Transfer RNA from Watsoniomyces obsoletus, 73 nucleotides, folded computationally. Rfam family: tRNA. The sequence is in RNAcentral, with records from ENA. Its mean pLDDT, the model's own confidence on a scale to 100, is 83.

[in-house]
RNA sequence: GUCCGAGAAGCUCAAUUGGCAGAGCGGAACACUGAAGAUGUUUAGGUUAUGAGUUCAAGUCUUAUCUCGGACA
Numbered sequence: 001g002u003c004c005g006a007g008a009a010g011c012u013c014a015a016u017u018g019g020c021a022g023a024g025c026g027g028a029a030c031a032c033u034g035a036a037g038a039u040g041u042u043u044a045g046g047u048u049a050u051g052a053g054u055u056c057a058a059g060u061c062u063u064a065u066c067u068c069g070g071a072c073a
Base pairs, nucleotide, nucleotide: 001072002071003070004069005068006067007066010025011024012023013022019056027043028042029041030040031039049065050064051063052062053061
């Protein structure tokens, strides 16, 4: 330099091939305990990497950029 893949909650990842953004772990509160841990219940937390486009509607499709990983040279 060319090509491919990935980027979503603090972390690891789902989201049916365009139609309500979720789970586990972690955090907080409460119950339990002498206190903690474990367990149970509840709860907070997201401009889906950034910009633009298509569409009634975009995490999903198109495009540019950025970051990471890989292949080739």